[in-house]
RNA sequence: CUUGUAGAUCAGUCUGGUAGAUCGUCCGGUUGGCAAUCGGGAGGCCGUGGGUUCAAAUCCCGCCAAGUCC
Numbered sequence: 001c002u003u004g005u006a007g008a009u010c011a012g013u014c015u016g017g018u019a020g021a022u023c024g025u026c027c028g029g030u031u032g033g034c035a036a037u038c039g040g041g042a043g044g045c046c047g048u049g050g051g052u053u054c055a056a057a058u059c060c061c062g063c064c065a066a067g068u069c070c
Base pairs, nucleotide, nucleotide: 001067002066003065004064007023008022009021010020017054025041026040027039028038029037047063048062049061050060051059
């Protein structure tokens, strides 16, 4: 200095205002069966503790973890 958000990979942060995508997973359709495909669902107190604000993943400060440069 960069990063930390769903089981995985990542968006969203700049410019505060309903937390999303893909894969995976579960249920159903379809098939003789599987795959593929179609429809639907579950799954996140956004690393952690404070501050500001009507309102914070987002802004400010401390801390923790991983990575990188000198």
The RNA shown here (transfer RNA) has 70 nucleotides and comes from a marine eukaryotic metagenome. Rfam family: tRNA. By type it is a transfer RNA. Model confidence (mean pLDDT): 84 of 100.